Description
The RNA shown here (transfer RNA) has 76 nucleotides and comes from a Nanobdellota archaeon. Model confidence (mean pLDDT): 81 of 100. The sequence is in RNAcentral, with records from ENA. It matches the Rfam family "tRNA". Rfam links the family to the GO term triplet codon-amino acid adaptor activity. Rfam describes the family as follows. Transfer RNA (tRNA) molecules are approximately 80 nucleotides in length.
[in-house]
């Protein structure tokens, strides 16, 4: 220098390819409640997201396109 992959909640990820089913979900974790003599486990609930950043296309973008940033890999 060229090419490919990844970036979504505090953590691990799904969803993206094939745009729209409301207001983006799960598990773990956090907090509250319940239960218990108490703790844990179980059960119920709550909070938490500019979907890496910017722009474009579209009636509509986490999803498509372009650029940038960061991480990883291959070739030279």
């Nucleotide at each position: 220098g060229g090419c490919c992959c990844c970036a979504u909640a505090g953590c691990u990820c799904a969803g993206c390819c094939u745009g729209g089913c409301c207001u983006a979900g799960a598990g773990c974790g956090a907090c509250g409640g319940u239960c218990u003599u108490a703790u844990a486990a179980g059960c119920c609930g709550u909070a938490g997201g500019u979907c890496g950043c910017g722009a474009g296309u579209u009636c509509a973008a986490a999803u498509c396109u372009c650029g940038c940033u960061g991480g990883g890999g291959c070739c030279a």